[in-house]
Context: one part of a larger RNA
RNA sequence: CUGGGCGUAAAGCGCACGCAGGCGGUCCCUUAAGUCCUCCGUGAAAUUCCGGGGCUCAACCCCGGCGGUGCGGAGGAAACUGAGAGACUGGAGACCGGUAGAGGCCAGCGGAAUUCCUGGUGUAGCGGUGGAAUGCGUAGAUAUCAGGAGGAACACCGGUGGCGAAGGCGGCUGGCUGGGCCGGUUCUGACGCUCAUGUGCGAAAGCGUGGGGAGCAAACAGGAUUAGAUACCCUGGUAGUCCACGCCGUAAACGAUGGGCACUAGAUGCCGGGCCUUUCGACAGGUUCGGUGUCGUAGCUAACGCGUUAAGUGCCCCGCCUGGGGAGUACGGUCGCAAGGCUGAAACUC
Numbered sequence: 001c002u003g004g005g006c007g008u009a010a011a012g013c014g015c016a017c018g019c020a021g022g023c024g025g026u027c028c029c030u031u032a033a034g035u036c037c038u039c040c041g042u043g044a045a046a047u048u049c050c051g052g053g054g055c056u057c058a059a060c061c062c063c064g065g066c067g068g069u070g071c072g073g074a075g076g077a078a079a080c081u082g083a084g085a086g087a088c089u090g091g092a093g094a095c096c097g098g099u100a101g102a103g104g105c106c107a108g109c110g111g112a113a114u115u116c117c118u119g120g121u122g123u124a125g126c127g128g129u130g131g132a133a134u135g136c137g138u139a140g141a142u143a144u145c146a147g148g149a150g151g152a153a154c155a156c157c158g159g160u161g162g163c164g165a166a167g168g169c170g171g172c173u174g175g176c177u178g179g180g181c182c183g184g185u186u187c188u189g190a191c192g193c194u195c196a197u198g199u200g201c202g203a204a205a206g207c208g209u210g211g212g213g214a215g216c217a218a219a220c221a222g223g224a225u226u227a228g229a230u231a232c233c234c235u236g237g238u239a240g241u242c243c244a245c246g247c248c249g250u251a252a253a254c255g256a257u258g259g260g261c262a263c264u265a266g267a268u269g270c271c272g273g274g275c276c277u278u279u280c281g282a283c284a285g286g287u288u289c290g291g292u293g294u295c296g297u298a299g300c301u302a303a304c305g306c307g308u309u310a311a312g313u314g315c316c317c318c319g320c321c322u323g324g325g326g327a328g329u330a331c332g333g334u335c336g337c338a339a340g341g342c343u344g345a346a347a348c349u350c
Base pairs, nucleotide, nucleotide: 004321005320006319007304008303012318014201015200016199017198021194022193023192025088026087027086029084030083031082033081034080035077036076037075038074039073040072041071042070049065050064051063052062053061054060091191092188093187094186095184096183097182098181099180103177104176105175106174107173108172109171110154115149116148117147118146119145120144121143125136126135162169163168206247207246208245209244210243211242215241216240220236221235222234223233258317259316260315261314262313263312266295267294268293269292270291271290272289273288274287275286276285277284299306300305323350324349325348332343333342334341335340
């Protein structure tokens, strides 16, 4: 140096973009850097090995021989890699025509419900629990009707349905905007894959400034429960939850499964397209792409299970693991307003 691994045992970065780097489709020509062949030089001696010899043997010593990764030079080969030139279309991208969708951002609008306010009816309770009490109510509550205010969330549809790289996205309408899929096969002609450093996005909570505040609700207060009850239950209730802008950068950020390409039995459900057949049509059947589930063959797996959406068979690139605790701690560095994040030990101990 090689050799082992990463769904659940330690181990896939939360996700993406992407410079350097690594890797890279088909055909022809050239070159000869890598590669291969031959030869030359070098590869000191001692040592090792082989043969022989000398000390009585051996160790030791002496003579001879083999061998020697490698390095330099010369000549040659041209399959593969590289380089130069040319060509191609299957990879990739573009174009045209369609198409589904809670994809994103902004603006406007709507109804149900809760709460509060005003007024009407009406009277003694309401609320809450395992049972109660705190609480609310004769200053008229709860219930009920009418009107008004305000904030937040969008019942049914709704679905192992859809969309998005992930986080995530759900009333309706409009505007702006990203991506996918299908069909045509018109164009470019390898323009590709991956990606250390870097950059951006990134639930909830939290932070800064300003607004908003209906319901809910950390903290907090009270009532219960209890041996106690800094809880579970109840009555209240502030941050917060909401909006704008700026930070934070974490998670069981999970499929606990990195990305790309190719190959490898089937069966069945759902979603979005194309084609064929049938039909007046709805629709039904078949087929072909893309997505999403379930079962399952071979194979894989320690088992569980995975199984064309692989954890199967291969190739390319990145990340990560190396006994438990100490510890995701200390120290240092760096980022942050802070909270803290990232990087990340050792002693000691089992």